[in-house]
Context: one part of a larger RNA
Molecule: small-subunit ribosomal RNA, 5' domain
Organism: uncultured bacterium
RNA sequence: GAACGAACGCUGGCGGCAGGCCUAACACAUGCAAGUCGAACGAUGUAGCAAUACAUAGUGGCGCACGGGUGAGGAACACGUGGGAAUCUCCCUUCUAGUAUGGGAUAACACCGGGAAACUGGUGCUAAUACCGUAUGACCCCUCCCGGGGAAAGAUUUAUCGCUAGAAGAUGAGCCCGCGUAAGAUUAGCUAGUUGGUGAGGUAAUGGCUCACCAAGGCUACGAUCCUUAGCUGGUCUUAGAGGACGAUCAGCCACACUGGAACUGAGACACGGUCCAGACUCCUACGGGAGGCAGCAGUGGGGAAUCUUGGACAAUGGGGGAAACCCUGAUCCAGCCAUGCCGCGUGAGUGAUGAAGGCCUUCGGGUUGUAAAGCUCUUUUGUAUGGGAAGAUAAUGACUGUACCAUAAGAAUAAGCCCCGGCUAACUUCGUGCCAGCAGCCGCGGUAAUACGAAGGGGGCUAGCGUUGUUC
Numbered sequence: 001g002a003a004c005g006a007a008c009g010c011u012g013g014c015g016g017c018a019g020g021c022c023u024a025a026c027a028c029a030u031g032c033a034a035g036u037c038g039a040a041c042g043a044u045g046u047a048g049c050a051a052u053a054c055a056u057a058g059u060g061g062c063g064c065a066c067g068g069g070u071g072a073g074g075a076a077c078a079c080g081u082g083g084g085a086a087u088c089u090c091c092c093u094u095c096u097a098g099u100a101u102g103g104g105a106u107a108a109c110a111c112c113g114g115g116a117a118a119c120u121g122g123u124g125c126u127a128a129u130a131c132c133g134u135a136u137g138a139c140c141c142c143u144c145c146c147g148g149g150g151a152a153a154g155a156u157u158u159a160u161c162g163c164u165a166g167a168a169g170a171u172g173a174g175c176c177c178g179c180g181u182a183a184g185a186u187u188a189g190c191u192a193g194u195u196g197g198u199g200a201g202g203u204a205a206u207g208g209c210u211c212a213c214c215a216a217g218g219c220u221a222c223g224a225u226c227c228u229u230a231g232c233u234g235g236u237c238u239u240a241g242a243g244g245a246c247g248a249u250c251a252g253c254c255a256c257a258c259u260g261g262a263a264c265u266g267a268g269a270c271a272c273g274g275u276c277c278a279g280a281c282u283c284c285u286a287c288g289g290g291a292g293g294c295a296g297c298a299g300u301g302g303g304g305a306a307u308c309u310u311g312g313a314c315a316a317u318g319g320g321g322g323a324a325a326c327c328c329u330g331a332u333c334c335a336g337c338c339a340u341g342c343c344g345c346g347u348g349a350g351u352g353a354u355g356a357a358g359g360c361c362u363u364c365g366g367g368u369u370g371u372a373a374a375g376c377u378c379u380u381u382u383g384u385a386u387g388g389g390a391a392g393a394u395a396a397u398g399a400c401u402g403u404a405c406c407a408u409a410a411g412a413a414u415a416a417g418c419c420c421c422g423g424c425u426a427a428c429u430u431c432g433u434g435c436c437a438g439c440a441g442c443c444g445c446g447g448u449a450a451u452a453c454g455a456a457g458g459g460g461g462c463u464a465g466c467g468u469u470g471u472u473c
Stems, first nucleotide, its partner, number of pairs: 001473004006469005013345006019338002021303001026301003030298003035062003040059002043056005069256003079180006087173002092169008100134004109124006139150004154161003182228001184226001189219003194216008231253004235246004258279005281292004309335001311334003317331001318329004348378004358369004384409005392400001417462005422443003428457005438445002
C1' cells in the first nucleotide's frame, strides 16, 4: 500500500447492487417448512324432489432419497484430474409383443372391550389399479442343449390415461485404478482376514466383502505405523510475476442430522422434519406408562468484540401430486433491519472589498480567518406536496406496488463529519501545565519560554464517512 463475512470510538442525507452467528455440531417456547390424487377403491356426510355436485377419515398409487441446512467427523480413491470393467437405473423417449381366466382376505364400518393418555384387543361385514393362483408367452433367465422357470389392472367424459414382458437410448448412481492433494522422526518399525491362492456364500456388480482350507506373506527411510491439524475443488486476497495466505457469499463433490448402533420399505436411503434398540437431556403422567429432537425459515435463551423480521406471495422461475381445474412449496421471488462493503449523487451555483463585525496573532503599523459571510442574481439534484404511471405476463393471473419512472408547484430550502499538524509524513502559532497531568507505530516528547501533553486560532488529509484494533499478502 492492498484486502476483510470484521469489531470498537466519533459522526451520519439519499439511492442502486451485494453481504449479514467466523464463537456453543450449545439448549430450544411458538408458528410454518411435503404433500397430492375421488379419472384406483368401498364407505360416510352435506346441499338438492331428483339427476348430480361438494367434502373427506380409511385402503391404494406416486412423492417424501429432490429441494433446504451445517462442516462435527474424515489425511481418505474424501476431493481434483485422467482412465477402466464386473453393474443397476423410478419417471422420460423409441421400438417389439401382450393386457386371458379365477380366488381368498383386509382396513374403513358395526358391536363388545382395555388404557389417565399415547394407543390398542376381539367378533362380524365389504371393495379395489391392494394380495394370491391358473393359462399363454414374440421375449427374457437357467441349462448337461433334453428341458425347466418367469407377466399383467384397470379407469373415465370414448378419446385417452394406464398395466405387463423385452430391446435400445437418455439421465442418475455404485465400483476399480494412475497421478496430485497438510505438519511432526522429540513417532521406526507396523500388520493374523493380515498378504496371496482354491472353493463356497453374499451383492445390482468386481473384490478377504464374508467363510472353510492351504501357503507365509504384505507395508516401510521415495517415511510405513503413530500423533496433531483440516471438509475438498472451481476459486478469493495479495503480487510485476513467481509465490504466499485463505476456502464467507455463488457453483460442483463429500460427510452429517441429539449421541452410538441396526435394519425395513423402496428404482434409489441404511433415510434432517421415517422405524427399532441403547444412552444423555427435556416434557406429560392417574406412577402402570408415554412424548420429543430447528446443523429447514423466522424467533428465544446462552456463549461472544460481533452478525437481521416470530414479514408478504406462490405473480415469476423451478419442484411434488393430478387427465385437468387445481392443491402444496420458509425452494424461490420480494419486502423489513444493519454505512457491513462496493458504486453513484447531494449538502448549492454565480457575483460580491468598506477586505464588515467577531475570533486569533501582533514588532501595535498591521496580519489572518477571507469571497469566506452578509447583500444581489439564479438553479432545484435529493427531500416535500399534487397528478400521471409501466415492464416484469401469454387470452387470463403481479406478492413486489401505486414500486420504478414522468410531469407540475413552492422553496437554499431537509442534509458534514472524522483524523492529523516534532521527524518518518502533507500541515504552526498562542495560552495552560511544569518528568506532573499526559502522548507514543518507531525514534522519542514533558523537570517554567513544549510546533510532540491539554485547549484555542490557523492549517493538512480523507469524506457519509473518518480513525483505531485484529488478520493475510